[in-house]
RNA sequence: UCUUAUCCAGAGCGGCAGAGGGACCGGCCCCAUGAAGCCGCGGCAACCUCUCGCGCCAGAUGGUGCUCAUGUCUGGUCGAGAACGGUGCCAAUUCCGUCAGGUUUUCUGGAAGAUGAGA
Numbered sequence: 001u002c003u004u005a006u007c008c009a010g011a012g013c014g015g016c017a018g019a020g021g022g023a024c025c026g027g028c029c030c031c032a033u034g035a036a037g038c039c040g041c042g043g044c045a046a047c048c049u050c051u052c053g054c055g056c057c058a059g060a061u062g063g064u065g066c067u068c069a070u071g072u073c074u075g076g077u078c079g080a081g082a083a084c085g086g087u088g089c090c091a092a093u094u095c096c097g098u099c100a101g102g103u104u105u106u107c108u109g110g111a112a113g114a115u116g117a118g119a
Stems, first nucleotide, its partner, number of pairs: 001119007012041005020030003025097003042090003047086002049082005055077007064069001094112001099109004
């Protein structure tokens, strides 16, 4: 760079440090009652991972059985759960808006961005 899923939920203390930060732009905010960054510890979540289900679908296959069923394996999917490990995250909906459509003050879709998984 590409594909795809998610983004109105959730979760912070301490140390060092010392002026910025919230991606960009416009707003609006946070911040010396201490920003960014680094370190330690803690936490959230459940993408990867794992377990379960006489779940559902598809495929492969075995032996029965004798017309209808059934076993095993693999993949997908749905639901429930776990949290050792790989990431991620822990102000405000991705803080809000930006573009298009509908509408007349809100909705839908998109763009951009972030994160995971795969290439």